[in-house]
RNA sequence: AAUUCUUAUGGGCAAAAUCACUGAAAAGUGAUGACGCAAAGCUAGAGGGGCCUCUGUCAAUGACAAAGCCAGCCAGCUGCCAUC
Repeated sequence: AAUUCUUAUGGGCAAAAUCACUGAAAAGUGAUGACGCAAAGCUAGAGGGGCCUCUGUCAAUGACAAAGCCAGCCAGCUGCCAUC
């Protein structure tokens, strides 16, 4: 690395879309629904990265800052079964 045989628990989460609500928006919550996921569990004051623009500043169809959002982007932490 390949082939064959044997072998695991209850099962879990829930993309897009639609409806309702919240929000300036990103997005979130609930219901329906499953694209997928062995961590698609938790963490946004441990870190990187991304998104929005109500507000402020600069100045002028934009940039920066603050605030907000995303972990199903990377990441950190933790966990179930089987085998070794």
Background
A computed fold for an 84-nucleotide RNA from Mesobacillus boroniphilus JCM 21738, annotated as c-di-GMP-I riboswitch aptamer. The model forms 95% of the base pairs in the Rfam consensus. The source organism's lineage runs through Bacteria, Bacillota, Bacilli, Caryophanales and Mesobacillus boroniphilus. Its Rfam family is "c-di-GMP-I riboswitch aptamer". Rfam's curators write: GEMM was predicted in a large-scale screen for bacterial structured RNA regulatory elements. The sequence is in RNAcentral, with records from Rfam.